[in-house]
RNA sequence: AGAGUGGGCCGGGCGGUCGCGGCGCCGCUGGCGUCGAGGAAAGUCCGGACUCCAUAGGGCGAGGUGCCGGGCAGCGCCCGGUCGGGGCGACCCGAAGGACAGCGCAUAGAGACGACACCGCCUCCUGCGGGGGGUGAGGAUGGAAGGGUGCGGUAAGAGCGCACCGGUCGGCUGGCAACAGCCGGCGUCUCAGCAAACCCCACCUGGAGCAAGGCCACAUAGGGGGACGAUGCGGCGGCCCGCCGCGUCCCCGGGUAGGCCGCUCGAGUCCCCGGGCAACCGGGGGCCCAGAUAGAUGACCGCCACCUCCUCGGAGGCACAGAAUCCGGCUUACAGGCCCACUCUCUCG
Numbered sequence: 001a002g003a004g005u006g007g008g009c010c011g012g013g014c015g016g017u018c019g020c021g022g023c024g025c026c027g028c029u030g031g032c033g034u035c036g037a038g039g040a041a042a043g044u045c046c047g048g049a050c051u052c053c054a055u056a057g058g059g060c061g062a063g064g065u066g067c068c069g070g071g072c073a074g075c076g077c078c079c080g081g082u083c084g085g086g087g088c089g090a091c092c093c094g095a096a097g098g099a100c101a102g103c104g105c106a107u108a109g110a111g112a113c114g115a116c117a118c119c120g121c122c123u124c125c126u127g128c129g130g131g132g133g134g135u136g137a138g139g140a141u142g143g144a145a146g147g148g149u150g151c152g153g154u155a156a157g158a159g160c161g162c163a164c165c166g167g168u169c170g171g172c173u174g175g176c177a178a179c180a181g182c183c184g185g186c187g188u189c190u191c192a193g194c195a196a197a198c199c200c201c202a203c204c205u206g207g208a209g210c211a212a213g214g215c216c217a218c219a220u221a222g223g224g225g226g227a228c229g230a231u232g233c234g235g236c237g238g239c240c241c242g243c244c245g246c247g248u249c250c251c252c253g254g255g256u257a258g259g260c261c262g263c264u265c266g267a268g269u270c271c272c273c274g275g276g277c278a279a280c281c282g283g284g285g286g287c288c289c290a291g292a293u294a295g296a297u298g299a300c301c302g303c304c305a306c307c308u309c310c311u312c313g314g315a316g317g318c319a320c321a322g323a324a325u326c327c328g329g330c331u332u333a334c335a336g337g338c339c340c341a342c343u344c345u346c347u348c349g
Stems, first nucleotide, its partner, number of pairs: 001345010012304007020036007038320001042331002045329005050209004057241004062205005067081005082096001083094004097200002102198001104194002118139002120135006147165006166188001167186008213261004223252006232246004268287008306317005
């Protein structure tokens, strides 16, 4: 200097004029003060808090997650690690438990779990058409072929024997563990592979959702009809048991759609100290930072910050994008700019 990898931050500020919403105060048709959209507010993919069913338990079913350890209110998230894959590397990705619990893997192929051998090779017989025996190395088929490479050996081959590797069994060491390393035995059906096939195993899970759910006021027709009915009905997403209650449901018709609460003080945020590799936890101190509902921050001017072009002064531009109960994540979008650490290549000293 170039090319990358991981992480963090900004993404607008100042002044003036007019115009908005909340709160507080006042001399109250208004005035003053103060506060006022996000890193994703988005997607609604997860997890919760909260509210009601409802006094709410057990089982089945259904669904979710899936290496180990830790964090958290909790999760499918985060941190650390192990193993596997990609990359020269920094790093990135992982649908990462179980194949002796069972069932299955079409077609092709001789054969896909206990090999009925097609072509080929060797050998014997032959009437020359073929037949018998041996073989499973070579070929074919297939996503996958009964361990792999090499040497020896054989009629030809084959773990048939040997070396190394794989596998399996036993042991030792390190680690909480996943797992890693080492030593030895066995020629070793190696129980092949596929579970992002059904499945098995472990753990987790009631249902709805702020249009949840309460309170107040007003209004109407406390209207009419029907079904079931304690050997019953109703309540709980499905089913069973249990528990609770004594009514439940349907049709026609009529009235209301207003106001308040929920509604913003939170698993909140910032700084410091301590513990921890870290996620995070503990302690001390400071701060309050939107609560709308016909749904609030807009318009204009000037200056600044940044970017591009023309040339020294001007022009143009300025990303993705707006809370609606609130948090923790994940994913997606983002013009431009800044900072930190690390990797690779080249050059100079």
Molecule: Bacterial RNase P class A
Organism: Armatimonadia bacterium